[in-house]
Predicted 3D model of a 73-nucleotide RNA (transfer RNA) from Balneola sp.
Rfam family: tRNA. Rfam links the family to the GO term triplet codon-amino acid adaptor activity. It is annotated as a transfer RNA. Rfam's curators write: Transfer RNA (tRNA) molecules are approximately 80 nucleotides in length.
RNAcentral holds the sequence, with entries from ENA.
The coordinates come from a structure-prediction model, not an experiment, and the mean pLDDT is 83.

């Protein structure tokens, strides 16, 4: 240097064939309770790794870098 597979919320993942970005766990408010947990209802919090490009529309698809794992020298 080659080759592959990964990068979406604070953690850990989904996202199907391009069409409204989601679960879980956390944090938070409030409710239940004497009280605590558990358990119910809300709530915040993402320029989808960085820039380009195709498109009416990009997490997706195409370039190119950046960083991670792994194989081969």
């Nucleotide at each position: 240097u080659g080759c592959a597979c990964c990068g979406u919320a604070g953690a850990g993942c989904a996202g199907u064939c391009g069409g409204u970005a989601g679960c879980u766990c956390g944090c938070u408010g409030g409710g239940c309770u004497c009280a605590u947990a558990a358990c119910c209802c809300g709530g915040a919090g993402g320029u989808c790794g960085c820039a380009g490009g195709u498109u009416c529309g990009a997490g997706u698809c195409c370039u190119g870098c950046c960083g991670g794992u792994g194989c081969c020298a």